Predicted 3D model of a 71-nucleotide RNA (transfer RNA) from a Candidatus Pacearchaeota archaeon. Lineage of the source: Archaea > Nanobdellati > Candidatus Pacearchaeota.
RNA sequence: GCGUGGGUAGUUCAGUGGUAGAAUUACUGGCUUCCAACCAGUCGACCCGGGUUCAAAUCCCGGCCCGCGCA
Numbered sequence: 001g002c003g004u005g006g007g008u009a010g011u012u013c014a015g016u017g018g019u020a021g022a023a024u025u026a027c028u029g030g031c032u033u034c035c036a037a038c039c040a041g042u043c044g045a046c047c048c049g050g051g052u053u054c055a056a057a058u059c060c061c062g063g064c065c066c067g068c069g070c071a
């Protein structure tokens, strides 16, 4: 340089055009003599720019970053 897979919550992952979800972490409450565990709840995210569309995390183009392959 070319090809290819990926980028979503602090972390690990879902989500193939119509309300962005789970687990875990953190915090609050319950339980307990206290802590842990357990139960309930709260907060928290779509890499950047542009295009298509009534509507984009999702489709298209470009960029950036990470992995793999070829050279």
Base pairs, nucleotide, nucleotide: 001070002069003068004067005066006065007064010024011023012022013021018054026042027041028040029039030038047063048062049061050060051059